Source information
The part of an RNA shown here (small-subunit ribosomal RNA, 3' major domain) has 476 nucleotides and comes from Paraprevotella clara. Its mean pLDDT, the model's own confidence on a scale to 100, is 83. RNAcentral holds the full RNA, with entries from ENA and SILVA. NCBI's taxonomy places the organism under Bacteria, Pseudomonadati, Bacteroidales, Prevotellaceae, Paraprevotella. Rfam family: Bacterial small subunit ribosomal RNA.
Context: one part of a larger RNA
Order: sequence, then structure tokens, then C1' cells
RNA sequence: UGACGGGGGCCCGCACAAGCGGAGGAACAUGUGGUUUAAUUCGAUGAUACGCGAGGAACCUUACCCGGGCUUGAAUUGCAGAGGAAGGAUUUGGAGACAAUGACGCCCUUCGGGGCCUCUGUGAAGGUGCUGCAUGGUUGUCGUCAGCUCGUGCCGUGAGGUGUCGGCUUAAGUGCCAUAACGAGCGCAACCCUUGUCGAUAGUUACUAACAGGUCAUGCUGAGGACUCUGUCGGGACUGCCAUCGUAAGAUGUGAGGAAGGUGGGGAUGACGUCAAAUCAGCACGGCCCUUACGUCCGGGGCUACACACGUGUUACAAUGGGGGGUACAGAGGGCCGCUACCAGGCGAGUGGAUGCCAAUCCCCAAAACCUCUCUCAGUUCGGACUGGAGUCUGCAACCCGACUCCACGAAGCUGGAUUCGCUAGUAAUCGCGCAUCAGCCAUGGCGCGGUGAAUACGUUCCCGGGCCUUGUACA
Repeated sequence: UGACGGGGGCCCGCACAAGCGGAGGAACAUGUGGUUUAAUUCGAUGAUACGCGAGGAACCUUACCCGGGCUUGAAUUGCAGAGGAAGGAUUUGGAGACAAUGACGCCCUUCGGGGCCUCUGUGAAGGUGCUGCAUGGUUGUCGUCAGCUCGUGCCGUGAGGUGUCGGCUUAAGUGCCAUAACGAGCGCAACCCUUGUCGAUAGUUACUAACAGGUCAUGCUGAGGACUCUGUCGGGACUGCCAUCGUAAGAUGUGAGGAAGGUGGGGAUGACGUCAAAUCAGCACGGCCCUUACGUCCGGGGCUACACACGUGUUACAAUGGGGGGUACAGAGGGCCGCUACCAGGCGAGUGGAUGCCAAUCCCCAAAACCUCUCUCAGUUCGGACUGGAGUCUGCAACCCGACUCCACGAAGCUGGAUUCGCUAGUAAUCGCGCAUCAGCCAUGGCGCGGUGAAUACGUUCCCGGGCCUUGUACA
């Protein structure tokens, strides 16, 4: 100087407490361990791995296994030589890759050759092989915590200290005062995006107050530039005003005004560094290793196995509910190999027609809620696993191994031990909708969107983590 203490002081955080809803028990989905296997490819492993890389494993992907092929090689390219336009129907063998067959075809030219292709030789190849403890780049975490440093000066033999300490204050090393320190940098804050309010401006595909026309009805039409909305540009919030406390910074208030009040809400933004943290399988790259194979092509299988254990989720155990009928209201996105109104027949998944839309124009397009009927506390009209049968769709192909529909079957489960997680407001809880990937989909995942919409916080003694000062130390 740090680190540590079941030392002290001050302070903060859904850290505890106060509440609400979960997990741990059940079934299933998914990831992991283990076991099994010809292979169950590889990586990630306390917090910071385990619905993670993977934002789509039937083939492909695919890196794994078995079998069958190739060796300048699947792709790119230099040189030398030989040959041929390029290309390639058909047929045969085969699981295919591939091997054989080869109808038809005959480029440009300054006549030297050139372009393109095949073969032979050769130089580069190729490797998801190893090392993340050789590396770049990127990322997680402490932590959006308030810290981490420098120049000059001063103090100390020196390591170092001071500044950065002390008092008050703040979300903040935020500021004020004090001061052998005076200044400065990276962080904090602000500048950026979004949301909430107002004004100006611009009105089509959006809107419809006034006027007119029209319909069973509808901004449907003329029209309008008011309103909503969509863009652009500005205003607005600063403890600015008042009162009290305070030297000040600032704090407090049933305060005023205001759409909004003390950082208004949300996002992006992550200092010096820590963990030889993660990644050589995204990419790049040093070194090592393979070269008729550790490269490469193909068919099939596997990554989907299953005495078991764990994580993350979904659905439930019901009456604040289940079922039948009726009937409203979103936002954000997406759409031409696409989204499809409407019509027909089908119980349905879906099918056949047909029309609009390259979209503020057309379409995808809500559910919970509300009204009414029924069920009356049961393993049930709860719950839906599993299984049987019949189908639909995608795709070359649904056996291993897809999703969905209908009929039948109707398992466990009656609120879950020790323990443990999230959340402070449009939040939790609950309800549906969209998107990426994608032929299809194992999505209950991920990322977004809106609808309905709570309870509680006395407080900081305790648990956990962190910041500052101080103290002890046989630790570095």
C1' cells in the first nucleotide's frame, strides 16, 4: 500500500422486512449430467453453464457412425504438355455418388493465335484436427457500482502519501464550505432515441365539424384543412415562484401554477481493472499435426437412445371456474414462389373457385371482458397425458423422426417437505396478437405489441452484495 476480521462508524440496493404471484409434489415440453450405443458430433459447468452457441437436426444442415467412391482433389488459380467448341439427349449397371454408352452439336481470328473445356505432370490446395495457458477481435461478470488516475507543488531515506481527507449535501468523487495543496483527464450528469403536453407547418392512401348529393347501411361521393392522426420544426421543467429551515450547496410543503415537479417514464450508453473467465466450431491468426487421408463426394443411420438425477418452462388440480349461445373494443408487425375478402360443398384440419392488394388504400385481425343458459363440489360437464381408428397439409421422401384435424379411450393430479425465485405502478398478476428463423415443424422457446389491472413498504436490528472513513493483523 492492499487484502481480511463472527472489529467500529456512516450510507445504499426487491438485500431483509411488509405484500402479491410462483418454483420444489403431478403430467408433458426442453436443456444438462449419467448410463447406453457402431455413433449417440463439438463447445458452455458456482454466482457469470444447463429453452445456452442453435433466430427452426426427417434428407440437406452435420462437424459423428457404418458402407461405397475420388486423389491437383468439392471450390479458386499459375506454369508445361496432349486433346477437344462449349454443351449434352438416350441407354446400361448401381442404394446413390459414380462408371460405361455417346445420338446431336463444331466458337472468334489480322491465320501468328486467342477464349472455353477435358486429361497428364507440377506449384499453390484442403482440414469444424490440437493448443482460448501463444494471440487479435468479440462477450459475460463485479456494475450503470462511483469510482480510477495524471501534471506541478509539498511531506517522507524509501515503498509511498497529500490532492481523493474533514463537516454538510446528492442518485452520483453531485455540489458547497473548510483545507499544502493548485489544477486536469477517464468515468457521473448533459448532449442521442422514444413516450407524455402545446404551437407552427404539410394534408394522401389518414380524418369528417359545417355545406351538398346518395344508400338497406357505411367518409360512400363532391368538398373541407376545423378535429383525430401521420410527418417535419419549435415551445415547455429550471427547485424558476411562494413559505419554512440552512453561511452555502441543498432539504421540506395536502403549496401555487402546470399535461408533466424535483433525474417526469423507458432505452441506448458500461471508467481503471478483476476472474491465465468464455470463444482456434462465427471470423482472423502464431506454432504443432494429417496429405490415396484427420481432405472430399454419396446412400443409410445417429445428434430424437433411457433403471435414473438436476435446471428452465407449459398445462392443471377447478365455481373469481368449465361448457353452450349472443355480442364489443387494440397495438405493433408481416405480405407476390405472398397475404387473401367473398362464395360453395366438408363436423374439422383443409379443398375448389373468385376478387383486392407490391399496401396509412387490400388482407392477415384479437382474447380475457360483457349479456344469457347450464353444471353444484364429484377425481366431476375439472384435468388432459397415453393409446386405438380415420383423415388433412408440407415436402423427392413423414418407418426410425413432422405438425394439425375428427371420433373413441380418459392416466397422474384435490395446491405441493426442507428450501427457494421474481416483482415497488400502468409494475406484479392475467389475456390474447405479431415477428425472425422457416418447404413444413416438434415454439410451451426467443424478441416485441397492446387489453384488463392490484397489494405492500413500520423500518434498517438481522441475512446477502456493494461504497466511504477508521482500527487490529504472525497474510501478500